[in-house]
Context: one part of a larger RNA
RNA sequence: GAUUGAACGCUAGCGGGAUGCUUUACACAUGCAAGUCGAACGGCAGCGCGGACUUCGGUCUGGCGGCGAGUGGCGAACGGGUGAGUAAUGUAUCGGAACGUGCCCAGUAGCGGGGGAUAACUACGCGAAAGCGUGGCUAAUACCGCAUACGCCCUACGGGGGAAAGGGGGGGAUCGCAAGACCUCUCACUAUUGGAGCGGCCGAUAUCGGAUUAGCUAGUUGGUGGGGUAAAGGCCUACCAAGGCGACGAUCCGUAGCUGGUUUGAGAGGACGACCAGCCACACUGGGACUGAGACACGGCCCAGACUCCUACGGGAGGCAGCAGUGGGGAAUUUUGGACAAUGGGGGCAACCCUGAUCCAGCCAUCCCGCGUGUGCGAUGAAGGCCUUCGGGUUGUAAAGCACUUUUGGCAGGGAAGAAAUAGGUCUGGCUAAUAUCUGGACUGAAUGACGGUACCUGCAGAAUAAGCACCGGCUAACUACGUGCCAGCAGCCGCGGUAAUACGUAGGGUGCAAGCGUUAAUC
Numbered sequence: 001g002a003u004u005g006a007a008c009g010c011u012a013g014c015g016g017g018a019u020g021c022u023u024u025a026c027a028c029a030u031g032c033a034a035g036u037c038g039a040a041c042g043g044c045a046g047c048g049c050g051g052a053c054u055u056c057g058g059u060c061u062g063g064c065g066g067c068g069a070g071u072g073g074c075g076a077a078c079g080g081g082u083g084a085g086u087a088a089u090g091u092a093u094c095g096g097a098a099c100g101u102g103c104c105c106a107g108u109a110g111c112g113g114g115g116g117a118u119a120a121c122u123a124c125g126c127g128a129a130a131g132c133g134u135g136g137c138u139a140a141u142a143c144c145g146c147a148u149a150c151g152c153c154c155u156a157c158g159g160g161g162g163a164a165a166g167g168g169g170g171g172g173a174u175c176g177c178a179a180g181a182c183c184u185c186u187c188a189c190u191a192u193u194g195g196a197g198c199g200g201c202c203g204a205u206a207u208c209g210g211a212u213u214a215g216c217u218a219g220u221u222g223g224u225g226g227g228g229u230a231a232a233g234g235c236c237u238a239c240c241a242a243g244g245c246g247a248c249g250a251u252c253c254g255u256a257g258c259u260g261g262u263u264u265g266a267g268a269g270g271a272c273g274a275c276c277a278g279c280c281a282c283a284c285u286g287g288g289a290c291u292g293a294g295a296c297a298c299g300g301c302c303c304a305g306a307c308u309c310c311u312a313c314g315g316g317a318g319g320c321a322g323c324a325g326u327g328g329g330g331a332a333u334u335u336u337g338g339a340c341a342a343u344g345g346g347g348g349c350a351a352c353c354c355u356g357a358u359c360c361a362g363c364c365a366u367c368c369c370g371c372g373u374g375u376g377c378g379a380u381g382a383a384g385g386c387c388u389u390c391g392g393g394u395u396g397u398a399a400a401g402c403a404c405u406u407u408u409g410g411c412a413g414g415g416a417a418g419a420a421a422u423a424g425g426u427c428u429g430g431c432u433a434a435u436a437u438c439u440g441g442a443c444u445g446a447a448u449g450a451c452g453g454u455a456c457c458u459g460c461a462g463a464a465u466a467a468g469c470a471c472c473g474g475c476u477a478a479c480u481a482c483g484u485g486c487c488a489g490c491a492g493c494c495g496c497g498g499u500a501a502u503a504c505g506u507a508g509g510g511u512g513c514a515a516g517c518g519u520u521a522a523u524c
Base pairs, nucleotide, nucleotide: 001524002523003522004521006520007519008518009517010516013371014370015369016368017367018366020363021329026327027326028325030324031323032322035074036073037072040071041070043067044066047065048064049063050061051060052059053058081282082281083280090207091206092205093204094203095202096201099199100198101197104195105194106193107192108191109190110189112146114144115143121136122135123134124133125132126131152161153160154159166187167186168185169184170183171182174181175180208254209253210252215245216244217243220242221241222240223239224238225237226236227235257279258278259277260276261272262271263270264269284305285304286303287302288301307318308317309316310315335361337360338359339358343357344355345354346353347352374404375403376402377401384395385394386393387392410460411459412458413457414456418451424444425443426442427441428440429439430438468513469512470511471510472509473494474493475492479508480507481506482505483504489496490495
């Protein structure tokens, strides 16, 4: 000199952008943070509509809109947080072969016929509660067989094995009392092939300090058989062999998430890894599996432990390193805010619902950037202050005064972009028996804004609302007076102060930065 997720002291007008528990991975009150689908299903607790009855108080009725709880599907493995652990099961770069893959895209072939349950509900019972048990009824895209098998799997090549589910829209003939059959479109479903994206695995190289850590290793190193996994492999197991690593630093100890990058420096290099992005690990502590395409799962389950809470003492409940917020620790770090309008995600045909992701607002000079606190003229160089050799000098064109401007702030008026998609309509193409439905394209097109009456624009009055902080011995830009008298004090280094202190304190003056200025800490 540069820099900071900074803190402290004094001071403080505005705007834009960004950042904001670096310490106790300490403990957490409260609210919210993952739901959705009635176009899978049986139903009807509550609300609205319709209908029936009525003593006019109401009662009944799933018929309709819808829908609590329940069965079922998808999601909950994403998104969000933190950095405890980890020196390599990690990360970065470059390669590899023995793998998996829900949703998505493309292809091929199917989607026939049956069955038995069960929750909800109901009747009882147990329990303080959490919750649980027994009997009875019922549905499905829940569950289980049968049939079929292009391709698929196994095979001793003879053969053997294995699927599926329906829902919704529309309709001219024909059949049917009707529902519907039937036709068609669409969303699902089953099997399989390929793809995309994503993920699992292996290798090489690189990746902090310590030798006052020199030897380490028995599933250890390799082989065979077996098991296991989606998959290679001592990954596991039985037997066999005796190997494997190490001064090119094994093992042990300490420290640490890694990278893109950040910061400094002319560079080489050094230090760091906040925010943002990629990867990894973790979710009260330790262990375990279940479900599933995917987890050994932050807001799932089981066991053990510590802690907290409820209890009728028999037994139960919980996990903010999600967003806010509280206590504690600390030099120190924000609101128990608004909205799903946009972007994205989950569910759904859609409408839409959910979303503390996100977008916004709030707080803090924490940082960066910009603007302002007036402009011009103005010398009896006023008064006052300070100094003085008492002549004067300086503050100083500074003020006053005159003329002007109105950024900012105040008041008033106008007022965005961010929102065009999805709906609807017209034309046209596709499927089709069809001009239904559905759907691709073009044109048209209503509605939809948290921020916010915000940004921005215009007008009005009026210099009006707005300057501090540090320093002045040398380094280092800037000096005098008074007070003090090795005292009080200063100090980054040298050093000042013991009666004429440019070094302490105050004042005047000056210098440097400026809504900041200094100090401290840290890095180069």